[in-house]
This is a predicted structure of a 349-nucleotide part of an RNA (small-subunit ribosomal RNA, central domain) from an uncultured bacterium.
Context: one part of a larger RNA
């Protein structure tokens, strides 16, 4: 100083973006900071290695050489790293004169099923619900059914191992405004890339302030049943919340338990979207972006992965080091709180 790991054993940050910083295509020519070299200084003694002495050894005196991974200077070399200049187009990117797909975001109107409730008609004794009952609602006329109204939420059928997004996530229509891939010609720019420590955004649901709506469901709560009990499970009701503006919290089995990015390595069969040539056809054939099933090599502890690799190589980044104690405590920094984040240690098997 090299050397191990992270789909499930401890280990990928929920996701982007991007700052330092690591990395970093291809020709040419300079420079020589890294680099190689050759020279020359210095690396104090003693220690260390060689040999000669020494009492029979050791110790241990003494003399010689050599070693001393290293630094300073002087001179050479230029392949490779790096610097400076000029080019290139293969990587990245723009433009479209140009095309089709999509629950991608955000607003705003609209719809029709269906539940509840409200008034009316028509009816008359039950309705409800449960393994079986009760509570509970019903002659003040329920349940049923018929016709008007209000009001909230959600959007059967179509829907699909189908779609779009970086992730959370997104599904009724219709309009405005907007983001992203993908395809395919031509032109352009010329390396402008890649990761990404901090840092900023984005982040289901639950909760949290204001302020508003509340049909349905429903934590808490009450009350009826189960039971030895029954602070559950089942049944009647039921408030917060679900639902909007706007601010906040930032946590997940935020999952593909698999970070990005780039190359490369046999095939098969399905499916979305684009292109080309073909076909009487959405017929077949080649490409190209996604997604799913098998599956050779190869990997892997084994299930398994397998051109979307967990496979072969590379950049860069996170994170892992035995069970508990603990994702705690203390302190920090955020938060209105609830807590989030960083994050131990005794001690103990």
């Nucleotide at each position: 100083c090299u050397g191990g790991g992270c789909g499930u054993a401890a280990a990928g940050c929920g996701u982007g973006c991007g700052u330092a910083g690591g990395c970093g295509g291809u020709g040419g020519u300079c420079c020589a900071a890294g680099u190689c070299u050759g020279g020359u200084g210095u690396g104090a003694a003693a220690u260390c290695u060689c040999c000669c002495g020494g009492c029979u050894u050791a110790a241990c005196u003494g003399g010689g050489a050599g070693g001393g991974u290293g630094c300073g200077c002087c001179g050479g070399a230029a392949a490779c790293u790096g610097g400076g200049c000029u080019g290139c187009u293969g990587g990245a990117g723009u433009g479209c004169g140009g095309g089709g797909a999509g629950a991608g975001g955000u607003a705003a109107g609209c719809g029709g099923a269906a539940u509840u409730c409200c008034c009316g008609g028509u009816g008359u004794a039950g309705c409800g619900g449960u393994g079986a009952a009760a509570u509970g609602c019903g002659u003040a006329g329920a349940u049923a059914u018929c016709g008007g109204g209000a009001g909230g939420a959600a959007c059967a059928c179509c829907u699909g191992u189908g779609g779009u997004g970086u992730a959370g996530a997104c599904g009724g229509c219709u309009u405005a405004c907007u983001g992203g891939a993908c395809c395919g010609c031509c032109a352009c720019u010329g390396a402008c890339g890649c990761u990404g420590a901090g840092g900023c955004a984005c982040g289901a649901a639950a909760g949290c302030g204001u302020g508003g709506g509340u049909a349905g469901c429903a934590a808490a709560c009450a009350g009826g049943a189960u039971u030895a009990g029954a602070u559950a499970c089942c049944c009647u009701g039921g408030u917060a919340g679900u639902c909007c503006a706007c601010g906040c919290c930032c946590u997940a089995a935020a999952c593909g338990a698999u970070g990005u990015c780039u190359a490369c390595u046999a095939g098969u069969u399905g499916u979305c979207g684009g292109g080309u040539u073909u076909u009487a056809a959405u017929u077949a054939a080649c490409u190209u972006g996604g997604u799913a099933a098998c599956g050779c090599a190869g990997c892997u502890a084994a299930c398994g992965c397998g051109u979307g690799a967990a496979g072969u190589a590379g950049a860069c980044c996170g994170c892992c080091u035995g069970g508990g104690g603990a994702g705690u405590a203390c302190g920090g920094u955020c938060g209105c709180a609830a807590g989030a984040u960083u994050a131990a240690a005794a001690c103990u098997c």